Context: one part of a larger RNA
Molecule: small-subunit ribosomal RNA, 5' domain
Organism: Methylobacterium sp. L7-442-1
RNA sequence: GAGCGAACGCUGGCGGCAGGCUUAACACAUGCAAGUCGAGCGGGCAUCCUUGUGGUGUCAGCGGCAGACGGGUGAGUAACGCGUGGGAACGUGCCCUUCGGUUCGGAAUAACUCAGGGAAACUUGAGCUAAUACCGGAUACGCCCUUUUGGGGAAAGGCUUGACUGCCGAAGGAUCGGCCCGCGUCUGAUUAGCUAGUUGGUGAGGUUACGGCUCACCAAGGCGACGAUCAGUAGCUGGUCUGAGAGGAUGAUCAGCCACACUGGGACUGAGACACGGCCCAGACUCCUACGGGAGGCAGCAGUGGGGAAUAUUGGACAAUGGGGGCAACCCUGAUCCAGCCAUGCCGCGUGAGUGAUGACGGCCUUAGGGUUGUAAAGCUCUUUUCUCCGGGACGAUAAUGACGGUACCGGAGGAAUAAGCCCCGGCUAACUUCGUGCCAGCAGCCGCGGUAAUACGAAGGGGGCUAGCGUUGCUC
Numbered sequence: 001g002a003g004c005g006a007a008c009g010c011u012g013g014c015g016g017c018a019g020g021c022u023u024a025a026c027a028c029a030u031g032c033a034a035g036u037c038g039a040g041c042g043g044g045c046a047u048c049c050u051u052g053u054g055g056u057g058u059c060a061g062c063g064g065c066a067g068a069c070g071g072g073u074g075a076g077u078a079a080c081g082c083g084u085g086g087g088a089a090c091g092u093g094c095c096c097u098u099c100g101g102u103u104c105g106g107a108a109u110a111a112c113u114c115a116g117g118g119a120a121a122c123u124u125g126a127g128c129u130a131a132u133a134c135c136g137g138a139u140a141c142g143c144c145c146u147u148u149u150g151g152g153g154a155a156a157g158g159c160u161u162g163a164c165u166g167c168c169g170a171a172g173g174a175u176c177g178g179c180c181c182g183c184g185u186c187u188g189a190u191u192a193g194c195u196a197g198u199u200g201g202u203g204a205g206g207u208u209a210c211g212g213c214u215c216a217c218c219a220a221g222g223c224g225a226c227g228a229u230c231a232g233u234a235g236c237u238g239g240u241c242u243g244a245g246a247g248g249a250u251g252a253u254c255a256g257c258c259a260c261a262c263u264g265g266g267a268c269u270g271a272g273a274c275a276c277g278g279c280c281c282a283g284a285c286u287c288c289u290a291c292g293g294g295a296g297g298c299a300g301c302a303g304u305g306g307g308g309a310a311u312a313u314u315g316g317a318c319a320a321u322g323g324g325g326g327c328a329a330c331c332c333u334g335a336u337c338c339a340g341c342c343a344u345g346c347c348g349c350g351u352g353a354g355u356g357a358u359g360a361c362g363g364c365c366u367u368a369g370g371g372u373u374g375u376a377a378a379g380c381u382c383u384u385u386u387c388u389c390c391g392g393g394a395c396g397a398u399a400a401u402g403a404c405g406g407u408a409c410c411g412g413a414g415g416a417a418u419a420a421g422c423c424c425c426g427g428c429u430a431a432c433u434u435c436g437u438g439c440c441a442g443c444a445g446c447c448g449c450g451g452u453a454a455u456a457c458g459a460a461g462g463g464g465g466c467u468a469g470c471g472u473u474g475c476u477c
Stems, first nucleotide, its partner, number of pairs: 001477004006473005013349006019342002021307001026305003030302003035065003040062002043059006049052001072260003081185007090177002095173008103137004112127006143152003157165002159162001186232003193223003198220008235257004239250004262283005285296004313339001315338003321335001322333004352382004362373004387414006396404001421466005426447003432461005442449002
């Protein structure tokens, strides 16, 4: 000098754009953040009439899809985690293309009714019923297993009845994902040896898939001063800051990847999870309890306590963009779009302009003449960016639909009106005098000032710098 997710002190007019718990991955009251489908299914309730195998609405249930996305955080991780470049032994719901099929049956079960248990959470028994829920048979161009003419395997219907939409098998694509490898990726040797599923082989199991991934047996290997192991620290990257560059530092916001979801472990379902707002077990904590037993998980958005130098509203809307469900209408969406708070930052604008000398008054200094503040003020003439009031009023939306918002913007009226501070003045370093104080009180980044004329302390006048900011502190180059 530049920079900052900054903080503190003094001060503070407006707008645009951005940013806003860096600390306790501390604990959380309350509300909301993931639902939707009646064009899969049977019921309960309400209502309407054209009373019947009726229509509409709503509620819970069975069923489907979605809850693996989106959103948060950075605890862990020095690792194929990430970055980059490759690879072969794989999977892929929804979407696209193509081929073929969509046949015949069956048994249940929630809801509901009845009877119980329990304080509650919830739950038991009996009975009834439906399906795009479940099961069996048939069929099989492709498909799978065996390698010989063998074996195995599918489906679901619905309605507004049509170029409708689903369902099943297969092939290809796209997308997304799993796995492997080369290279790169902090500090410490005051850590020098580490390793038994360890390294390799055979066989088997397992997986979507290769593989000690797991197991049995066999061999004795594998890694290491080119730093193994151990310890400490840390999410990684695109980037960001600085610098002429090389480099150094860093990883907030935005984007990609990874990991985590009270702590530890586990699987279930599923195309996909070992699943933030799913399940089970254990633990700590909190809450309810009739003491028998139960409930919970904000590192989602707000918000609270706590910690801290320090970081915002328990706001509006689905109007746009996007996502889930649905044929659709539509519903949901604290994603998102907006608004609120904060000079936290960057950028822009303003706090008036012209004229005005008797160089007024006052202040300060003085050699007492004067000098300076200073065209500064007053006065006169203007202007209206801002501001206040009145009127009009968007783009964003395309037939309709606008939270923002009567906002931005435009027109009119009024009146200099509503708007300047902070730091410094010994040298470095731009800017000087007087008074007070008297090694005191104090200043200070370094050198150093202060012990009776202090340009260095405090005040005043004057001056310098920056300016809605200015200084200080901290950190980086």